[in-house]
RNA sequence: ACGGCAACGGACUCUAUCGCCGGCUGCACCCGCAAGGGUAUAGCGGGAGGAAAGUCCGGGCAACUCGAGCCACCAUACUUCCUAACGGGAAGGCGACGGAGAGGCAAGCGCUCCGCCGACAGCGAGUGCCACAGAAAGACAAACCGCCUGCAUCAAGAUGCAGGUAAGGGUGCAAGCGCGAGGUAAGAGCUCACGACAAGUCGCAGUGAUACGGCUUGAUGGCAAACCUUAUGGGUUGAAAGACCAAAUAUACCAGCAGUUAAGGGCUGGCUCGCCCGUUGCUGGGGGGUAGGUUGAUAGAGACCGAUGGCGACAUCGGUAGUAGAUUGAUGAUAGAGACUGCCUCUGGGCAGGACAGAACCCGGCUUAUGAAGUUGCCGUUUAU
RNA sequence: GAUACGUUAGCUCAGUCGGUAGAGCAUUUGCCUUUUAAGCAAGGGGUCCCGAGUUCGAAUCUCGGACGUGUCACAA
Numbered sequence: 001a002c003g004g005c006a007a008c009g010g011a012c013u014c015u016a017u018c019g020c021c022g023g024c025u026g027c028a029c030c031c032g033c034a035a036g037g038g039u040a041u042a043g044c045g046g047g048a049g050g051a052a053a054g055u056c057c058g059g060g061c062a063a064c065u066c067g068a069g070c071c072a073c074c075a076u077a078c079u080u081c082c083u084a085a086c087g088g089g090a091a092g093g094c095g096a097c098g099g100a101g102a103g104g105c106a107a108g109c110g111c112u113c114c115g116c117c118g119a120c121a122g123c124g125a126g127u128g129c130c131a132c133a134g135a136a137a138g139a140c141a142a143a144c145c146g147c148c149u150g151c152a153u154c155a156a157g158a159u160g161c162a163g164g165u166a167a168g169g170g171u172g173c174a175a176g177c178g179c180g181a182g183g184u185a186a187g188a189g190c191u192c193a194c195g196a197c198a199a200g201u202c203g204c205a206g207u208g209a210u211a212c213g214g215c216u217u218g219a220u221g222g223c224a225a226a227c228c229u230u231a232u233g234g235g236u237u238g239a240a241a242g243a244c245c246a247a248a249u250a251u252a253c254c255a256g257c258a259g260u261u262a263a264g265g266g267c268u269g270g271c272u273c274g275c276c277c278g279u280u281g282c283u284g285g286g287g288g289g290u291a292g293g294u295u296g297a298u299a300g301a302g303a304c305c306g307a308u309g310g311c312g313a314c315a316u317c318g319g320u321a322g323u324a325g326a327u328u329g330a331u332g333a334u335a336g337a338g339a340c341u342g343c344c345u346c347u348g349g350g351c352a353g354g355a356c357a358g359a360a361c362c363c364g365g366c367u368u369a370u371g372a373a374g375u376u377g378c379c380g381u382u383u384a385u
Numbered sequence: 386g387a388u389a390c391g392u393u394a395g396c397u398c399a400g401u402c403g404g405u406a407g408a409g410c411a412u413u414u415g416c417c418u419u420u421u422a423a424g425c426a427a428g429g430g431g432u433c434c435c436g437a438g439u440u441c442g443a444a445u446c447u448c449g450g451a452c453g454u455g456u457c458a459c460a461a
Base pairs, nucleotide, nucleotide: 001381002380003379004378005377006376007375008374012338013337014336015335016334017333018332020047021046023044024043025042026041028039029038030037031036049356053367054366056365057364058363059362060361061238062237063236064235073234074233075232076231077230078092079091080090081089082088093120094118095117097115098114099113100112101111121229122228126227127226128223129222130221144169145168146165147164148163149162150161151160152159153158154157177195178194180192181191182190196220197218198217199216200215201214202213203212205210242295243294244293245292251287253285254284255283256282257281258280259279264277265276266275267274303320304319305318306317307316308315309314340353341352342351343350344349386457387456388455389454390453391452392451395410396409397408398407404441412428413427414426415425416424434450435449436448437447438446
């Protein structure tokens, strides 16, 4: 210098004019029963993001529901911590990958360091699956080739039959600890030494995951993003939640007036009349609630700066500044100046460019999209010293 | 804003528990027919929406993304 991995960074700035949407103050008018709203105009001041996105997690907030427990369903899964909470984050453990170093005759394995990644509980609970190929895919199993033993036959090292054998070959992603020695007819953890792995247990270090060491055992393939087991958590809904004000029409209920005995009941055992209830209509009151309007709704688990504590996420204390809030949905356009990048150049300058995307109750995360300069850590290649 | 689902051949759709992706229509070729249609026979055609992961192995399981579709309010 170039390239790779990881992280950070940044999201153009200022001025003027014309527009758009809110806020405050003033003024004029209109609509509405009300709540409240609308139009015009003057002044002042404000107006998208790092992801506003996907709606994937968690919480605030709100309504409804709820005696307790179990089952079912869903989610999560190394440890400790952070946090309002989380499936998020920090630090650590263990493991995979890449590189370097030391030791070693050398390689493999292992050790130390650096970078980076990990949906990382349990298959030493049960069940299930492992196509094709292969003798056999999970069993104190299994004999295709090979090896060995016995018997028979003959042309004397072959063939056939019976049996043993998982060391070697072959199949396959995978054949079931490795290696050496003993042992044997040939073999085999069959036995032994050394080593790896797993489970249990003891000691020691650590809050813990875990690490180191000793002893015992051996049921020494893989898959739980297979059913499942264990532990922990989860009530449901979602701003179209909810709260307030409240037309027109219809109307529970109440009061008054009028009409009718046309159904019915009561005042008496029966009949007649009368009265009351009822019934029908009108008027007034009236609650719930629709249209419509307001609210929820923008000061918040907030931002920035500093100090202190902590490895860190973060916490505590002090200070500073601060009106985005639409509801067919505002946040734009033009001109000038400047900064940045690329190209050209007569070195004066000229031309071109700026991504992804756009709030809708709010907040913490995750994920995804996104152009340039620049910065940091590690690694590789080349060149120079 | 909230929520539920879909994407497989040119079109419409199957493909349950992972093991060589299929059907109907369409299309191509041949037969039949004077010719076409119908019929018969044979064939071609696949980024299983995209990317990553789990696994020996993924259309299928898991995660992320893209595109598309449906639903929500209705007084007493």
Predicted 3D model of RNase P RNA and transfer RNA as a complex of 461 nucleotides. The coordinates come from a structure-prediction model, not an experiment, and the mean pLDDT is 75. It holds a member of the Rfam family "Bacterial RNase P class A". For this family Rfam cites "Ribonuclease P: unity and diversity in a tRNA processing ribozyme" (Frank and Pace, Annu Rev Biochem, 1998). By type it is a ribozyme.